[in-house]
Context: one part of a larger RNA
RNA sequence: GACGAACGCUGGCGGCGUGCCUAACACAUGCAAGUCGAACGGUGACGUGCAAAGCACGGAGUGCUUUUUAGGAGAAAAGCAUUGCGUGCUUUGCGCGACAUAGUGGCGGACGGGUGAGUAACGCGUGAGUAAUCUGCCCUAGGGCGUGGAAUAACACUGGGAAACCAGUGCUAAUACCGCAUGAAAUACGGGUAUGGCAUCAUACUUGUAUCAAAGGAGAAAUCCACCCUUGGAUGAGCUCGCGUCCGAUUAGAUAGUUGGCGGGGUAAAGGCCCACCAAGUCGACGAUCGGUAGCCGGACUGAGAGGUUGAACGGCCACAUUGGGACUGAGAUACGGCCCAGACUCCUACGGGAGGCAGCAGUGGGGAAUAUUGGGCAAUGGGCGAAAGCCUGACCCAGCAACGCCGCGUGAAGGAAGAAGGCCUUCGGGUUGUAAACUUCUUUUCUAUGGAAAGAUAAUGACGGUACCAUAGGAAUAAGCCACGGCUAACUACGUGCCAGCAGCCGCGGUAAUACGUAGGUGGCGAGCGUUGUCC
Numbered sequence: 001g002a003c004g005a006a007c008g009c010u011g012g013c014g015g016c017g018u019g020c021c022u023a024a025c026a027c028a029u030g031c032a033a034g035u036c037g038a039a040c041g042g043u044g045a046c047g048u049g050c051a052a053a054g055c056a057c058g059g060a061g062u063g064c065u066u067u068u069u070a071g072g073a074g075a076a077a078a079g080c081a082u083u084g085c086g087u088g089c090u091u092u093g094c095g096c097g098a099c100a101u102a103g104u105g106g107c108g109g110a111c112g113g114g115u116g117a118g119u120a121a122c123g124c125g126u127g128a129g130u131a132a133u134c135u136g137c138c139c140u141a142g143g144g145c146g147u148g149g150a151a152u153a154a155c156a157c158u159g160g161g162a163a164a165c166c167a168g169u170g171c172u173a174a175u176a177c178c179g180c181a182u183g184a185a186a187u188a189c190g191g192g193u194a195u196g197g198c199a200u201c202a203u204a205c206u207u208g209u210a211u212c213a214a215a216g217g218a219g220a221a222a223u224c225c226a227c228c229c230u231u232g233g234a235u236g237a238g239c240u241c242g243c244g245u246c247c248g249a250u251u252a253g254a255u256a257g258u259u260g261g262c263g264g265g266g267u268a269a270a271g272g273c274c275c276a277c278c279a280a281g282u283c284g285a286c287g288a289u290c291g292g293u294a295g296c297c298g299g300a301c302u303g304a305g306a307g308g309u310u311g312a313a314c315g316g317c318c319a320c321a322u323u324g325g326g327a328c329u330g331a332g333a334u335a336c337g338g339c340c341c342a343g344a345c346u347c348c349u350a351c352g353g354g355a356g357g358c359a360g361c362a363g364u365g366g367g368g369a370a371u372a373u374u375g376g377g378c379a380a381u382g383g384g385c386g387a388a389a390g391c392c393u394g395a396c397c398c399a400g401c402a403a404c405g406c407c408g409c410g411u412g413a414a415g416g417a418a419g420a421a422g423g424c425c426u427u428c429g430g431g432u433u434g435u436a437a438a439c440u441u442c443u444u445u446u447c448u449a450u451g452g453a454a455a456g457a458u459a460a461u462g463a464c465g466g467u468a469c470c471a472u473a474g475g476a477a478u479a480a481g482c483c484a485c486g487g488c489u490a491a492c493u494a495c496g497u498g499c500c501a502g503c504a505g506c507c508g509c510g511g512u513a514a515u516a517c518g519u520a521g522g523u524g525g526c527g528a529g530c531g532u533u534g535u536c537c
């Protein structure tokens, strides 16, 4: 000088950062990866149209009965039955519209986020190679999208189970699955020409044989978005090599798929990567093997530099996801919030059987000297899906806590001597605290109150946030400590103590005049900090 610090005393504000270094210990709870109904069949509820049935009401027709009109005809009124009409409600069926969605299907869950256990290694860094390779989405260019088929979930029924869930029978759709056709583009094999190289060969042109494809959706349509084959690119990845990469020789020999060859298998791809056979090699004092320690780097700290130490935060690479093993799917898998098996642990259980994985964000217990909120928002940036609207996003943006760090500001300024009082010292004269205070005159950064009020957003959309900031008013008002004072080392006296109590980084102080212990006054240093401890230079 530095720190992801801790401890002691103290503590006003703001900005920007940082915050489990220990137990890769165990985890309650919530959230952290979904999305698409413009791929598909269903289902549900809503609205609406049509049809049927039922009920209610309205008015109309017909029949019958009764009453009135003096007996008949006729007329009027009331009641009952019936017919078709209109209106309203309910139910059922069919259609349409917009909505929701468990399931099938597509894309994404291989990114983003965490941790550093393992790893001394082509793991990382750097520089090359791949004539030994792959690459979804994206860009580019060329072409294509014809014709058929069989299922299955959902659903219904039945059954089993405490549950998790499972089985059987029957039905159905697709951008799910499977055939056929087309294909000089691709791939494989063969021929020819030219060019090139690094051995196998590569590239370009040409030619023959064989093989391989597809899916539709929205819209009134135009069209748009999807789909299939192929060229080139971009991006990402795999593999190989040169050099570099800690300590120990009180670790000197190590090695049998070991080293190489031939043939084969496997892979996107070279290769003992794997296998059969053959040979006996290969590495090592230029340190093999073994043991210990450790993620590596850009960087960071220190130093004039050379160097030494380190690898928190941010960025790149690697490895891991309770421990060990395994494959599946997929363009891509160490598959953290996928699957299977085994182990340990925890939980549920009807004892038959099941469920789980915070080294994601918060949070809990534990460990520890020690490290934060079970917060807000998708407004911005970015990501996934979608035609879009949009949905999801503990990535991210913010807020909260902590003087943990850096930086900035403040705790007032000017004047003020009867050098007040008080304290301390004193040779008793005085000295010092000390312009310090009081007092006078100012100021308002902060603070409080009130009012206004952003940028961040290119049309809309602001969590932060009524925040930053601005204005007005008020009033010195709300705001100073810590360590040291023998020498190193800036800063001295008094009292107490009496080798006691104690101090101490080193030298050393203390046994009756202690500038070294304790207290007080004074002084010095730094200052919202100051000291101590630890670690590195």
Base pairs, nucleotide, nucleotide: 001536002535003534005533006532007531008530009529012409013408014407015406016405017404018402019401020367025365026364027363029362030361031360034107035106036105039104040103042101043100044099046097047096048095049094050093051092052091053090054089055088056087057086058085060083061082062081063080064079065078066077067076068075069074114320115319116318123245124244125243126242127241128240129239130238133237134236138233139232141230142229143228144227146180147179148178149177155170156169157168158167159166160165186211187210188209189208190207191206192205193204194203195202196201216225217224218223246292247291248290253283254282255281258280259279260278261277263275264274265273295317296316297315298314299310300309301308302307322343323342324341325340326339345356346355347354348353373399375398376397377396381395382393383392384391385390412442413441414440415439422433423432424431425430447474448473449472450471451470452469456464481526482525483524484523485522486507487506488505492521493520494519495518496517502509503508
The part of an RNA shown here (small-subunit ribosomal RNA, 5' domain) has 537 nucleotides and comes from an uncultured bacterium. Its Rfam family is "Bacterial small subunit ribosomal RNA". Its mean pLDDT, the model's own confidence on a scale to 100, is 81.